The prediction has a mean pLDDT of 82. This is a predicted structure of a 73-nucleotide RNA (transfer RNA) from Candidatus Berkelbacteria bacterium CG_4_10_14_0_2_um_filter_35_9_33_12. Rfam family: tRNA. Rfam links the family to the GO term triplet codon-amino acid adaptor activity. The family's RNA type in Rfam is transfer RNA. The source organism's lineage runs through Bacteria, Bacteria candidate phyla and Candidatus Berkelbacteria.
RNA sequence: GCCCUCGUAGCUCAGUAGAUAGAGCGGUUCCGUCCUAAGGAAAGGGUCGUGGGUGCAAAUCCUACCGAGGGCA
Numbered sequence: 001g002c003c004c005u006c007g008u009a010g011c012u013c014a015g016u017a018g019a020u021a022g023a024g025c026g027g028u029u030c031c032g033u034c035c036u037a038a039g040g041a042a043a044g045g046g047u048c049g050u051g052g053g054u055g056c057a058a059a060u061c062c063u064a065c066c067g068a069g070g071g072c073a
Stems, first nucleotide, its partner, number of pairs: 001072007010025004028042004049065005
C1' cells in the first nucleotide's frame, strides 16, 4: 500500500431479503430471611463507531472517514 471481517445496553452477543431495538449476565429496588444466601418479581439502561447519501421509512442499502482483528505484498 491492497483486500477481508467486525464496531448494537456496564460485559458477552442476537437482530442484515428495509417498518420506529432484544436476550443472557451484571447493577438497582422490592419480596423472601433472625441476618445473609438460594429463589422470585419489577423498573431502569443504547440518538445501533462518526459524517454524508438513497428512500415514505435505514442498525440493516451506498459512500468517506475512525477504531479493532486478520490476510497478501